[in-house]
About this RNA
Predicted 3D model of a 264-nucleotide RNA (Bacterial large signal recognition particle RNA) from Carboxydothermus islandicus. Taxonomically the source falls in Carboxydothermus (Bacteria, Bacillati, Clostridia, Thermoanaerobacteraceae). Rfam family: Bacterial large signal recognition particle RNA. About the family: The signal recognition particle (SRP) is a universally conserved ribonucleoprotein involved in the co-translational targeting of proteins to membranes.
C1' cells in the first nucleotide's frame, strides 16, 4: 500500500428541569444521524450508566487537545412597560391664613384717623289719619198707660160762667227709615316722609371741627399650615432589552494518536 476476515465501538449530542445522583420519555437549541415495547399521579438504574429484543455500518471511524461559538441557566446593573403600597420627599396640583415687593384700583374734588350734634331703634304722650259705634239733620211714629188745642158728648150750677176729658188735628218719647258730606263724642291699631320727652347706641346715613397721606389684599411673588394622586419621587413585584461577570455547551475547524488476524 492494495484485498479478504473479525473485535472494539458507532448508528446524534447539548440545555433547562426533575432526582439523593445517573440517563430515558415530555420542553428548548442545533443537526439529521436504525426499528419495536415501557415511562412525568413517571420508567430503568446505583457510580460502570436507561432497561429488554432486533437490524445496518466497521476501523470508515473513535479518542485527546486547542480554536470558533448557535443557544440555554444563575447573579449583577441600568432602562421601558404593567402593576402593589407610599403623601413623609417640598417637584406638581386645591384650600387655608399671614405678608405688602410687583401689577391693577380708589385717595388734596381728601386716604385714613379723633371729637361732637342728629335721623333710622324702643317707649311714652300729643296730633292727624283709618274703622267701629253714637251724637246731630230731615221723614214716619202713641186707641189708653206723653204734651197743646179739645168737635160732640158727659158732669157741676137757677143762671152766668166753670171741671174732667174721647175722638180727631198739631208736636213728641220709646222705635224705624234716608242721608253718610262737614262739624261734634267715644272706643281701637306693628297706621304715619308729624310734634315733645325719655331712654338706646352694633350696623347704616346725614351736619359740624381738628389732623393730613395713604387705602386696598382681585393677580403675581414670599412664607406658615392641611390636603390630593397610577405625573414626577421612593420602595417592593412581573415580563422585555441592553451591558457586565460567572457556568454548560452543539455544529462547525485545526493537530496529534490509533485493533487483530491472513494474503500479495
Nucleotide at each position: 500500500c492494495c484485498g479478504u476476515g473479525c473485535u472494539a465501538g458507532g448508528c446524534g449530542g447539548g440545555g433547562a428541569g426533575g432526582u439523593a445522583g445517573c440517563g430515558g420519555u415530555g420542553c428548548c437549541c442545533u443537526g439529521u444521524a436504525c426499528c419495536c415495547g415501557c415511562a412525568a399521579u413517571c420508567c430503568g438504574c446505583u457510580a460502570u450508566a436507561g432497561c429488554g429484543g432486533g437490524g445496518c455500518c466497521g476501523a470508515a471511524g473513535a479518542c485527546u487537545g486547542c480554536c470558533c461559538g448557535a443557544g440555554g441557566g444563575u447573579u449583577u446593573a441600568c432602562c421601558u412597560u404593567g402593576u402593589g403600597a407610599g403623601g413623609a420627599c417640598c417637584g406638581g396640583c386645591c384650600c387655608c391664613g399671614g405678608c405688602a415687593a410687583g401689577u391693577a384700583g380708589c385717595a388734596a374734588u381728601g386716604a385714613g384717623a379723633u371729637u361732637u350734634g342728629g335721623g333710622u331703634c324702643u317707649u311714652g304722650c300729643g296730633c292727624a289719619g283709618c274703622g267701629g259705634a253714637g251724637a246731630c239733620u230731615c221723614c214716619c211714629g202713641a186707641a189708653c198707660c206723653g204734651u197743646g188745642u179739645c168737635a160732640g158728648g158727659u158732669c157741676c150750677g137757677g143762671a152766668a160762667g166753670g171741671a174732667a176729658g174721647c175722638a180727631g188735628c198739631a208736636c213728641u218719647a220709646a222705635g224705624g227709615g234716608a242721608a253718610a258730606u262737614c262739624c261734634c263724642u267715644c272706643c281701637g291699631g306693628g297706621u304715619g316722609c308729624c310734634g315733645c320727652a325719655a331712654g338706646g347706641g352694633u350696623g347704616c346715613c346725614u351736619g359740624a371741627a381738628u389732623c393730613g397721606a395713604g387705602c386696598c389684599a382681585a393677580c403675581u411673588a414670599c412664607c406658615g399650615g392641611g390636603g390630593u394622586a397610577a405625573c414626577g419621587c421612593u420602595c417592593g413585584u412581573a415580563c422585555g432589552a441592553u451591558a457586565a461577570a460567572c457556568u454548560c455547551g452543539a455544529c462547525g475547524g485545526c493537530a496529534g494518536u490509533u485493533g487483530c488476524a491472513c494474503g500479495g